RNAcentral holds the sequence, with entries from Greengenes. The RNA shown here (small-subunit ribosomal RNA) has 1393 nucleotides and comes from an uncultured bacterium.

[in-house]
RNA sequence: GUUUGAUCCUGGCUCAGGAUGAACGCUAGCGAUAGGCUUAACACAUGCAAGUCGAGGGGCAGCGAUGGUAGCAAUACCAGUCGGCGACCGGCGGAUGGGUGAGUAACACGUAUGCAACCUGCCUUCAACAUUGGAAUAACCCGUUGAAAGACGGACUAAUGCCUUAUAACACAGGGGCGCCGCAUGGCGAUAUUUGUUAAAGAUUUUAUCGGUUGAAGAUGGGCAUGCGCAUGAUUAGUUAGUUGGUAAGGUAACGGCUUACCAAGACAACGAUCAUUAGGGGUUCUGAGAGGAAGGUCCCCCACACUGGUACUGAGACACGGACCAGACUCCUACGGGAGGCAGCAGUGAGGAAUAUUGGUCAAUGAGCGAGAGCUUGAACCAGCCACGUCGCGUGCAGGAAGAAUGUCUUAUGGAUUGUAAACUGCUUUUUCGGUAGAGUAAUGUGCGUCACGUGUGACGUAUUGCAAGUAUACCGAGAAUAAGGAUCGGCUAACUCCGUGCCAGCAGCCGCGGUAAUACGGAGGAUCCGAGCGUUAUCCGGAAUUAUUGGGUUUAAAGGGUGCGUAGGCGGCCAUUUAAGUCAGCGGUGAAAUUUUGCAGCUUAACUGUAACAGUGCCGUUGAUACUGUUUGGCUAGGAUUUGGUUGUAGUGUGCGGAAUGUGUGGUGUAGCGGUGAAAUGCUUAGAUAUCACACAGAACACCGAUUGCGAAGGCAGCACACUAAGUCAUUAUUGACGCUGAGGCACGAAAGUGUGGGGAUCAAAACAGGAUUAGAUACCCUGGUAGUCCACACUGUAAACGUUGUGUUGUGGCUGUCGGCGAUACCCAGUCGGGGGGCAAGCGAAAAGCAUUAAGUUAUCCCCCUGGGGAGUACGGCCGCAAGGUUGAAACUCAAAGGAAUUGACGGGGGCCCGCACAGGCGGAGGAACAUGUGGUUUAAUUCGAUGAUACGCGAGGAACCUUACCCGGGCUCGAACGGUGCAUGAAUAUACGAGAGAUUGUAUAGUCCUUCGGGACAUGUAUCGAGGUGCUGCAUGGUUGUCGUCAGCUCGUGCCGUGAGGUGUCGGCUUAAGUGCCAUAACGAGCGCAACCCUUGUCAUUAGUUGCCAUCAGGUCAAGCUGGGGACUUUAAUGAGACUGCCACCGUAAGGUGUGAGGAAGGGGGGGAUGACGUCAAAUCAGCACGGCCCUUAUGUCCGGGGCGACACACGUGUUACAAUGGGAGGUACAGAGGGCAGCUAUCCGGUGACGGAAUGCUAAUCUCCAAAACCUUUCUCAGUUCGGAUUGGAGUCUGCAACUCGACUCCAUGAAGGUGGAUUCGCUAGUAAUCGCGCAUCAGCCAUGGCGCGGUGAAUACGUUCCCGGGCCUUGUACUCACCGCCCGUCA
Repeated sequence: GUUUGAUCCUGGCUCAGGAUGAACGCUAGCGAUAGGCUUAACACAUGCAAGUCGAGGGGCAGCGAUGGUAGCAAUACCAGUCGGCGACCGGCGGAUGGGUGAGUAACACGUAUGCAACCUGCCUUCAACAUUGGAAUAACCCGUUGAAAGACGGACUAAUGCCUUAUAACACAGGGGCGCCGCAUGGCGAUAUUUGUUAAAGAUUUUAUCGGUUGAAGAUGGGCAUGCGCAUGAUUAGUUAGUUGGUAAGGUAACGGCUUACCAAGACAACGAUCAUUAGGGGUUCUGAGAGGAAGGUCCCCCACACUGGUACUGAGACACGGACCAGACUCCUACGGGAGGCAGCAGUGAGGAAUAUUGGUCAAUGAGCGAGAGCUUGAACCAGCCACGUCGCGUGCAGGAAGAAUGUCUUAUGGAUUGUAAACUGCUUUUUCGGUAGAGUAAUGUGCGUCACGUGUGACGUAUUGCAAGUAUACCGAGAAUAAGGAUCGGCUAACUCCGUGCCAGCAGCCGCGGUAAUACGGAGGAUCCGAGCGUUAUCCGGAAUUAUUGGGUUUAAAGGGUGCGUAGGCGGCCAUUUAAGUCAGCGGUGAAAUUUUGCAGCUUAACUGUAACAGUGCCGUUGAUACUGUUUGGCUAGGAUUUGGUUGUAGUGUGCGGAAUGUGUGGUGUAGCGGUGAAAUGCUUAGAUAUCACACAGAACACCGAUUGCGAAGGCAGCACACUAAGUCAUUAUUGACGCUGAGGCACGAAAGUGUGGGGAUCAAAACAGGAUUAGAUACCCUGGUAGUCCACACUGUAAACGUUGUGUUGUGGCUGUCGGCGAUACCCAGUCGGGGGGCAAGCGAAAAGCAUUAAGUUAUCCCCCUGGGGAGUACGGCCGCAAGGUUGAAACUCAAAGGAAUUGACGGGGGCCCGCACAGGCGGAGGAACAUGUGGUUUAAUUCGAUGAUACGCGAGGAACCUUACCCGGGCUCGAACGGUGCAUGAAUAUACGAGAGAUUGUAUAGUCCUUCGGGACAUGUAUCGAGGUGCUGCAUGGUUGUCGUCAGCUCGUGCCGUGAGGUGUCGGCUUAAGUGCCAUAACGAGCGCAACCCUUGUCAUUAGUUGCCAUCAGGUCAAGCUGGGGACUUUAAUGAGACUGCCACCGUAAGGUGUGAGGAAGGGGGGGAUGACGUCAAAUCAGCACGGCCCUUAUGUCCGGGGCGACACACGUGUUACAAUGGGAGGUACAGAGGGCAGCUAUCCGGUGACGGAAUGCUAAUCUCCAAAACCUUUCUCAGUUCGGAUUGGAGUCUGCAACUCGACUCCAUGAAGGUGGAUUCGCUAGUAAUCGCGCAUCAGCCAUGGCGCGGUGAAUACGUUCCCGGGCCUUGUACUCACCGCCCGUCA
């Protein structure tokens, strides 16, 4: 960082740090220093890695020298004579050094002790000694044999080789006595004690030196024994016969069952024997605050091994890396008969592998072996070579330099930002590099020779000589910025951001996760960040991880308390005194190798590195003290525990007996058609008499009421009554014991239901299985009818449960309140109180989180036991144990995920609950769904049927007017600065009008007319050309603005401060009452406020005032056929401006109040008077890029634009919205009335004439309270008489009118004729609560006209019904459950593909 919408926890996963014998990728200048087969203890060609001594010996092959002989010479031959020396005998060394880690879980290692049970060549010291003889043998020589390796025979000879002899002890062995000591066996010493045994080698330069033998000591090196420490597994629980011990003997340097014989039967093991697997151990190294965890490469110590296994020999030392023998595998040679070999020494080769170097130089130094020495040998060692493998150091330049250059990149682009003082340019320096000159130290207390001194083997002096590395390090001179920078990363964790490309593709990724057209996450670029001769990746270890928790965790619900008790081992344990000093504490001593770590100082120019000194090494052993605590010893105590006496309690247990009700069955009676069962049915029973009812009888099981927050029991569990036996608790009061206690791994016992075995019993049943009937898409289920195991008893087994308080047992102390059971509290009752049990509700405290717990703790104190360590796989597999079986118990891993989980919060949801509202239902009225037509949509068709809208919230919607236009679509014909507009340059010309021609038109040709203004530069306008801006109803409404729909005119949505909560959040906004309303009142850790509600606005209903024309006309006057027609008037109506009015104000009742109720009063209007405008926070990625605007993408002789024609009007069909009807409350004919709101000059038109009519002609009024469009239902009279009609009007034929360039596709209207379907419409469904529904007509916008039956308005006539809120739908508030939060159209399980 990551679980969630958010929160707090639990919990895992992942990252940041350090490290490495590393590897891989990219890159690479130098030096110093250290390191370099982790894999195949796999196999090895070749060379080297152990020799040396002639001053031990016989000798002399080869080399050199010398001499001799022969020869002119070259040369040949002779001579161990000299230097020396192969091979041989002999001595010492080859047991060190060097390599590797296979084996080993062990006295192997580490540490500390012991050996009175041991050895020790060379070295040091001391004592003593070295006599006498002898026999062989190798080499050489001569033979035999073999391919070879080699073997064999004969003869000769030497020694510091071998043997014999002498002497000998303080040596060794045996016997006897003395003294001293200790740690048991025992050890030491002294001595005229005694018997026996054993030694020797010489060499040389003849001065001396080096050697030889015996003994005693020392030093060094080893051997053995023991305490403690040092892996994992119990799904390894028993192991062991030389095993354990003893006696005796043998063996060994030495103890010992080390070996053998005999005797005994022991020994080890839950404190983990045996077995299996893994592994060299330590000093130390890495990490960590530490405690720890991990590792054991390089260096040092120890061990083990040397092709594999075994064996011994020699030797002081080996069971021997470069020795021997045997066996085995492998490789090589061979004449096939036989032989040879062992790199885990240094180089090197092959193989394996991600991976690890030169077949180098020298013995100069340091060491080792031999030698008297010179010296020889030494792949030990010292040097060099390869490798960025690590660590450390240095450099790749420094200073100045702004026109902030150019390029690049980004951008809001006349510009700015960044790269960036970076570069260029100027000056300076020379570490490094290159060239040149000089040139160490490592080397001396070495070695040889000489001289001198004395203490005769030492020292001093002189001289000569010894360097691989290497002409290296280093110093100086010269040249020149010259020779030298990369890697990774840039979404968060995590320092560092933009552009382009890509489009769930390509890819990235440590975790979370990026990528589906605006990717800071992919790829590239620019820029930035971090490191830097390196940087990243991978692998592994520690850390973070308190995520195994000793320090330092947990177990009610997250993983986790065993089902319960008894009890063994173990762990822990009351008060007082005493003993001891084991634990504990302190002082001192020894040890804890060096290196390492830490600190100081010093040396390499610094550092790494190295040297030196000190500390440390937390450990072990010894010793001397202390004695509080724990332990031990002893003595006491009574508070814990146990027992005793007397009461008392209970559904505690076991056994036996008894009881009534119910059920079923049987027998008999009464009685008749059903019973039974369910949501509804059916199967089933019943006329052979059921169910029902009565009587009698039988059977088995369970015990109503009492009965509960009751009681008892360790848990499981226990209930009719009585008796017997058994156990337990508790209280009160005496007495006894004297810590006898608590817990409890293994172990033992108990342990519901179901199940198993044997034998009984069998009434009941929401009874497994099974059968039938239903339900259902199916229904191997839920429901019903039957029904066997079972349910019951006895005896055995099983051993598990949500065996739960999901809370182990016992102990200590710590607050109130309130019920209850048992005892005591005295004699009858009650009660304060007290002890023990079982409940409720709150504090402190706790809860690593909350819910919650809270004297019956989940608080506090100390003890013991079980258990847990992410989810899944899995309580599975395998193995063991148990079981008759079913099964139980113990109990993994591979693989897979980044979570799984707990508690609480906000919402949403529920076929959860409560309250409330709405034409939501109900009650009514009228419709839709059936018919015809109109219109929209889907579908289909088409060249095109342009596009959008699609549940509610699309479908008479965008469109408030598709014949052309519109128009976006299709076909065809044209144009490319383009159909329109702006800027600039150049050229030409007026513009324009008319006529004719071509063409479907756009367009184009010809002719004529026309000749603007002017300061004469030019301008306006037009055309052409060039150019910069065009244009797009092309895409994305999921990039957007704006606008709109819907929830919903629903009553909600929030904020500030305060308070509560760890927090998300809560409170306020909840509760009671009330309201249309979060409207108000009361209450209240809340108090206030905002957006919504309401009000303010418009309209309508009443009145008043003001004002009267185009409106009105009561009164007066005039006048007409009539008429406010005229004078006049403002009363009325009306118009339009301002006011008034309604507020539960008054009354009655109810209520605390808010408010409610009333056929109340008054009033035009009464409790919101009616209607409108007004739409909170938000939801639906809702709608619209085609109204408009706009980011990005796309087209540019076309996806732009012009024109003609066509299409948007198609038509098997499906749906929505409407119109007209189906008729008599009606149709037809005639007559007579009454509106409002609007419109009107390319207009509305009175009136008159013509026409059946649409309409035409004439004519006047009106730019409108003046003129005009202008009513219909209704009412009156009459006709039709229930029919497909005098209903209904579709369709079709004919004839016309009007608009318009133009009515074919495709207009409306009129007349005549025609006269379709349709007789009230299935399931289902819509609207409406009053001037409403229903019904009747009128007007307007758009508009040439109109497909308008649509939309928006207006008035006329004018109802019915609402008991009520159970139900359906939608909504609001409170509450509850939730594994949902993309929020139930969710989530999720199983099967199949």

The prediction has a mean pLDDT of 83.